[in-house]
RNA sequence: GUUUGAUAAAGGCACACCAUCCGAAAGGAUGGUUCGCAAAAGCACCGGCCUGAAAGCAUUGAAAGCCAAUGAACAGGCAGCGGGCUUGCCGGG
Numbered sequence: 001g002u003u004u005g006a007u008a009a010a011g012g013c014a015c016a017c018c019a020u021c022c023g024a025a026a027g028g029a030u031g032g033u034u035c036g037c038a039a040a041a042g043c044a045c046c047g048g049c050c051u052g053a054a055a056g057c058a059u060u061g062a063a064a065g066c067c068a069a070u071g072a073a074c075a076g077g078c079a080g081c082g083g084g085c086u087u088g089c090c091g092g093g
Stems, first nucleotide, its partner, number of pairs: 002093004012037002017032006035080001041086003045083003048078005057071005
């Protein structure tokens, strides 16, 4: 440097849940907790998934108005869904 991950060693992170805060929501932050994780470290580039406050577009609800639902667009999010990129501890080849 590359590849690989055990029954090692030293460690690390922290699901769900709870409390407080932010957010319309998904979700996020901090603390507790510890389901699990060899990158469960970082990054929204690709796929996928989640949310929809406000405004607009289309369709439907008999018509107008109002309201509601759905869809696309758009906006936001998920890195513990997968891919990709970058970095990293120890050991084996």